This is a predicted structure of a 100-nucleotide RNA (TPP riboswitch aptamer (THI element)) from a Methylococcaceae bacterium. It matches the Rfam family "TPP riboswitch aptamer (THI element)". For this family Rfam cites "Comparative genomics of thiamin biosynthesis in procaryotes. New genes and regulatory mechanisms" (Rodionov et al., J Biol Chem, 2002). Rfam's curators write: Vitamin B(1) in its active form thiamin pyrophosphate (TPP) is an essential coenzyme that is synthesised by coupling of pyrimidine and thiazole moieties in bacteria. NCBI's taxonomy places the organism under Bacteria, Pseudomonadota, Gammaproteobacteria, Methylococcales, Methylococcaceae.

[in-house]
RNA sequence: UAUAAAGGCUAGGGGUGUUUUAUUUUAAAAUAAAGCUGAGAAAAACCCUUUGAACCUGAGCCUGGAUAAUACCAGCGUAGGAAAGCCCCCUUAUGUUUUU
Numbered sequence: 001u002a003u004a005a006a007g008g009c010u011a012g013g014g015g016u017g018u019u020u021u022a023u024u025u026u027a028a029a030a031u032a033a034a035g036c037u038g039a040g041a042a043a044a045a046c047c048c049u050u051u052g053a054a055c056c057u058g059a060g061c062c063u064g065g066a067u068a069a070u071a072c073c074a075g076c077g078u079a080g081g082a083a084a085g086c087c088c089c090c091u092u093a094u095g096u097u098u099u100u
Base pairs, nucleotide, nucleotide: 001095002094003093004092005091007087008086009085010084011049012048013047014046016043017036018035019034020033021032022031023030024029055081056080057079062075063074064073065072
């Protein structure tokens, strides 16, 4: 000094299931608490932003395996979509140049 990573700022995208108990209630359903998995199950949080599996469609009971139950796990998935700009003194890696 260049590139990349990490990091930061602003902006944007996304999901929030399932089971039990209690209350209201004709029932469904709503609210509150607790349990399970997970980064996150309404947290002013978490994840992701094209180098894109964050998330959606496929998929009203998708397919197989588990579970008290559930996108809980795997496949589907080299499928089709899906939201960006800047900074980077300091940190890490690689290269180039100069000096000692």